[in-house]
Predicted 3D model of RNase P RNA and transfer RNA as a complex of 452 nucleotides. Rfam match: Bacterial RNase P class A. From the family's description: Ribonuclease P (RNase P) is a ubiquitous endoribonuclease, found in archaea, bacteria and eukarya as well as chloroplasts and mitochondria.
RNA sequence: GAAGUUGGUCAGGUGAUCGCGGUAUGAUUUAUCGUAUCGAGGAAAGUCCGGGCUCCAUAGGAUACAGUGCCAGAUAACGUCUGGGUAGCGUGAGCUAACGGCAAGUGCAGCAGAGAGAAGACCGCCACAAUUUAUUGUGGUAAGGGUGAAAGGGUGCGGUAAGAGCGCACCGCAUGACUGGCAACAGUUCAUGGCAAGGUAAACCCCACUGGGAGCAAGACCAAAUAGGAAAACAGGCUUAAUUUAUUUAAGUAAUGCGUGAUCCGCGCGGUUUUCGGGUAGGUUGCUUGAGGCAUGCAGCGAUGUAUUGUCCAGAUGAAUGAUUACCACAUUAGCAAUAAUGACACAGAACCCGGCUUAUCGACCAACUUCUUUU
RNA sequence: GCGGUCGUAGUUCAGUUGGUAGAGCCCAGGAUUGUGAUUCCUGUUGUCGCGGGUUCGAGCCCCGUCGACCGCCCCA
Numbered sequence: 001g002a003a004g005u006u007g008g009u010c011a012g013g014u015g016a017u018c019g020c021g022g023u024a025u026g027a028u029u030u031a032u033c034g035u036a037u038c039g040a041g042g043a044a045a046g047u048c049c050g051g052g053c054u055c056c057a058u059a060g061g062a063u064a065c066a067g068u069g070c071c072a073g074a075u076a077a078c079g080u081c082u083g084g085g086u087a088g089c090g091u092g093a094g095c096u097a098a099c100g101g102c103a104a105g106u107g108c109a110g111c112a113g114a115g116a117g118a119a120g121a122c123c124g125c126c127a128c129a130a131u132u133u134a135u136u137g138u139g140g141u142a143a144g145g146g147u148g149a150a151a152g153g154g155u156g157c158g159g160u161a162a163g164a165g166c167g168c169a170c171c172g173c174a175u176g177a178c179u180g181g182c183a184a185c186a187g188u189u190c191a192u193g194g195c196a197a198g199g200u201a202a203a204c205c206c207c208a209c210u211g212g213g214a215g216c217a218a219g220a221c222c223a224a225a226u227a228g229g230a231a232a233a234c235a236g237g238c239u240u241a242a243u244u245u246a247u248u249u250a251a252g253u254a255a256u257g258c259g260u261g262a263u264c265c266g267c268g269c270g271g272u273u274u275u276c277g278g279g280u281a282g283g284u285u286g287c288u289u290g291a292g293g294c295a296u297g298c299a300g301c302g303a304u305g306u307a308u309u310g311u312c313c314a315g316a317u318g319a320a321u322g323a324u325u326a327c328c329a330c331a332u333u334a335g336c337a338a339u340a341a342u343g344a345c346a347c348a349g350a351a352c353c354c355g356g357c358u359u360a361u362c363g364a365c366c367a368a369c370u371u372c373u374u375u376u
Numbered sequence: 377g378c379g380g381u382c383g384u385a386g387u388u389c390a391g392u393u394g395g396u397a398g399a400g401c402c403c404a405g406g407a408u409u410g411u412g413a414u415u416c417c418u419g420u421u422g423u424c425g426c427g428g429g430u431u432c433g434a435g436c437c438c439c440g441u442c443g444a445c446c447g448c449c450c451c452a
Stems, first nucleotide, its partner, number of pairs: 001372010012328007020039009041347001045358002048356005053215004060265004065211005070084005085099001086097004100206002105204002107200002122145002124141007153171006172195001173193005178187003219285004229276006237253006257269003277451003292311001295308005330343005377448007386401004395432001403419005425441005
């Protein structure tokens, strides 16, 4: 100098004029004006996970269902994060992984192929027999060919009729021990084994762990209006009393039903659901001080935790957060230069609040590291 | 804002243990008829919304993403 990898920061700044929303305060006065102060993001997004908060039996038992899945740690919690292991990719810095179990059971594998699962003889090789001398039959054989995504260790030597872990050496693999490590796991270690338990669990399933449901349109309060209306479906059981003779009313019980929506038990309530019709489409609260954020120190490899100082940083509801302009900074073009002209721009916009993930994104800057080339 | 359902031919829809993607209507050609309709025969039509993963193999299983549609208050 070029090409990269990882992590992080920013998303123009200041002033003036006009305008919008919240809060505080003053004036007039009951909706205006003045003053002060605050006013979008790294993703506010998708709503994919987790938690707070609220209501429902404070959620109890059993089954189903769903989710997660190497190990250790962090955290309020998680499917997130950090560190490590293993496997794969990259020359490398590094990156990626639904990464428990087909050595419990069941299933699946179209077509092709002889054979698709304790497999298999189509071609080939070998032996024997028959004979028309070129084939046929019987048997052996998994070294070679062929099929397929996939055909039951690899190389060499011995061995054999031909072959074959049939035997041996090395490599690989499995099991056990030992050593190291909290563990996953690892090993120039030792012993044993001739090699089995081919693939698929984002197939059923098994194992371990986790999960009650719904959501701020939750929930609470105030105010207003209407017809506490009609129809259909399901249910309308049993007992007692009254009226009466086939119904109605009342009380009890709780079979059916409903209670935040899988089923049963249990608990509570006493009809439920759908459609039509009618009404209001108002206010207050929840609402923003929080597992906050910034700075510094300490502990830890790190995620993170902890202590101290100082601080308050949007709360709208048909929904504010904007526009114009000056200077500075930035980019592009022209110019030797002073300078001049032009541009201002990505993705996008809070709606109860947090922790993550994912997706979108013009660009600028910082730190650490890697590879190649050149110079000293 | 919150919750849920769906996406397959021009259109309406099927598609189950994952193994060559189908039906009706439409469209094109032919037959029947003096001509047309009806009827009959034959045929065409697909990035299974898009991108990635698992698998030998994906419309189907998993993840992400885009689009469309439905529900929410009171009488209750």